[in-house]
Context: one part of a larger RNA
């Protein structure tokens, strides 16, 4: 110098990105315990109070000693208040992320009627299962409360069968080539072979018809109007498969944007509550809440303290340097 501990005036987060680190708290009784709730909880809520020895007494209770200090050392929760987000216990990126990601219980579709659907295998087989729709595979949501709004035109999916289309087979006109004949020649050319092959005939699939959005997804604009003004409940028009219902909203979503307007603060781009102009929110790619629960985020406060203001002193360690 570093590293580990340990003290530490006043002050008490002024430090910082952010109380990171630290310090508080801590055990047993005994009193007390709120908002909110699924009445189970929250809860050890919070917030006080006592803890030693002797002695008398059956006990209650009484009376005395010592120390700064009676859970005398060690070990042993700081609290609290509002939000975001996951309902929760759990699982995860061995080795920079433990989350709000990932599973769940619950819901919903959806496929399977048993030699099941599904999957593994070239195949024997084999799991589904020594199971039978209260079963089993897949797919989306994600306890619980209210709830899930319109829109089948693309696309996908299931059903339907009239037409149109449409493979391979079946069909087998015709043409070519060959040649026995026939002709003086050009050339004509029958059978049978070879080739090529028209019409008809024909599934499934597409075309079409319907249906289905907790299938994939999707869910407008201009224009004008109320007796201050401003807004428009109303009215027109264009256009669509339909034009965003509830509910929420500067949000984990809002560019402008440090929107505004209230709250905390002396001051607050963060934070809470509203406001609604939603760039570009929205209903199982679930919406909105919601006790509990979380090494989760964010914002505030108590208490605490070398984090700091602004250092300092000290024990050990260990490098150096002197001797």
């Nucleotide at each position: 110098u570093u590293g580990u501990u340990g003290u530490u005036a006043a002050g008490g987060a002024a430090c910082u990105a952010g109380g990171c680190a630290a310090a508080u708290u801590a055990a047993c009784c005994c009193c007390g315990u709120a908002a909110c709730u699924u009445a189970g909880g929250g809860a050890u809520a919070a917030g006080g109070g006592g803890u030693g020895c002797c002695c008398c007494g059956a006990a209650a209770g009484g009376g005395g000693c010592c120390g700064c200090a009676g859970a005398g050392a060690a070990u042993a929760g700081g609290c609290u208040c509002a939000a975001g987000c996951a309902a929760c216990u759990g699982u995860u990126u061995a080795u920079c992320a433990a989350a709000a990601a990932c599973a769940c219980a619950g819901g919903u579709c959806u496929c399977u009627g048993c030699u099941a659907a599904a999957g593994c295998g070239u195949a024997a087989g084999c799991u589904g299962a020594a199971g039978u729709a209260u079963a089993g595979g897949g797919g989306c949501u994600g306890a619980c409360g209210c709830c899930u709004g319109c829109c089948c035109g693309g696309u996908g999916c299931u059903g339907g069968a009239a037409g149109g289309u449409u493979a391979a087979g079946g069909g087998g006109a015709a043409u070519a080539c060959u040649u026995a004949g026939c002709g003086c020649a050009a050339g004509c050319g029958a059978a049978g072979g070879u080739a090529u092959g028209a019409a008809c005939u024909u599934a499934a699939g597409c075309c079409c018809c319907a249906g289905u959005a907790a299938a994939c997804g999707g869910c407008g604009g201009c224009c004008g109007u109320a007796a201050c003004u401003a807004u428009a409940a109303c009215g027109g028009u264009c256009c669509u498969a339909a034009g965003g219902u509830a509910g929420c909203g500067a949000a984990a979503u809002u560019c402008c944007u440090u929107g505004u307007c209230g709250g905390g603060u002396a001051a607050g781009u963060u934070c809470c509550g509203a406001c609604c102009c939603g760039c570009a929110c929205g209903a199982a790619u679930g919406g909105c809440g919601u006790a509990a629960u979380g090494a989760u985020u964010u914002g505030a406060g108590c208490a605490c303290u070398g984090u700091c203001u602004c250092g300092a002193c000290a024990a050990c360690a260990a490098a150096u340097c002197u001797g």
A computed fold for a 323-nucleotide part of an RNA from Clostridium algifaecis, annotated as large-subunit ribosomal RNA, domain IV. Lineage of the source: Bacteria > Clostridia > Eubacteriales > Clostridiaceae > Clostridium. Its Rfam family is "Bacterial large subunit ribosomal RNA". RNAcentral holds the full RNA, with entries from ENA. Model confidence (mean pLDDT): 88 of 100.